A computed fold for an 87-nucleotide RNA from a Pseudomonadota bacterium, annotated as c-di-GMP-I riboswitch aptamer.
Its mean pLDDT, the model's own confidence on a scale to 100, is 86.
[in-house]
RNA sequence: CCAACUCAAGGGCAAACCCGUUGAAAGACGGGGACGCAAAACCACCGGCCUAACGGGGUGUCCCCCCAAGGCAGCGGGGCUGCAGGG
Numbered sequence: 001c002c003a004a005c006u007c008a009a010g011g012g013c014a015a016a017c018c019c020g021u022u023g024a025a026a027g028a029c030g031g032g033g034a035c036g037c038a039a040a041a042c043c044a045c046c047g048g049c050c051u052a053a054c055g056g057g058g059u060g061u062c063c064c065c066c067c068a069a070g071g072c073a074g075c076g077g078g079g080c081u082g083c084a085g086g087g
Base pairs, nucleotide, nucleotide: 005087006086007085012037013036017032018031019030020029021028022027035074042079043078045077046076047075048072049071050070055066056065057064058063
């Protein structure tokens, strides 16, 4: 100096839920709030999951099925970056 694991310190993030905004929805953003997280920082490349507007099909007020170019990084893998004294 680099990597992995771990114990501290300073701290960091923020699930569910509630309110507001936005969106067809999934979801996202802001405020409150903490279930948890050593990358729960960032990235949709791979797998997976969610929604189904547009489109297609079936029925034909309704509704049902398929479909991502929409989404989830707090599902997993991968990429990339970072704080810290000791073991």